RNA sequence: AAUUCCCGCACGGGAGAGAGCCGGUUCGCCGGCCGCCGAAGGAGCAACCGCCCCGGAACCUCUCAGGCACAAAGGACCGUCGGGACUC
Numbered sequence: 001a002a003u004u005c006c007c008g009c010a011c012g013g014g015a016g017a018g019a020g021c022c023g024g025u026u027c028g029c030c031g032g033c034c035g036c037c038g039a040a041g042g043a044g045c046a047a048c049c050g051c052c053c054c055g056g057a058a059c060c061u062c063u064c065a066g067g068c069a070c071a072a073a074g075g076a077c078c079g080u081c082g083g084g085a086c087u088c
Stems, first nucleotide, its partner, number of pairs: 001087001004085005010080004018034001020033005035068003041064001042062003048056003
């Protein structure tokens, strides 16, 4: 110094799905009933990969959890920044 990887309560962007019905309410919400969403997490399957018989695992699927007007919160992922590791 470049690439790659990891970390970050640092910043920015960030989707989907009922303003459903009933009851309660301190009007912030809570509970029940159905209907839905996939991009926290989790699970199934398995292409592929590797230090190879053991591991890592995309896509797809399930919706246990989570979420479903605005707002708030959360949010995979992307970019910037900072730190660390590896290589030169």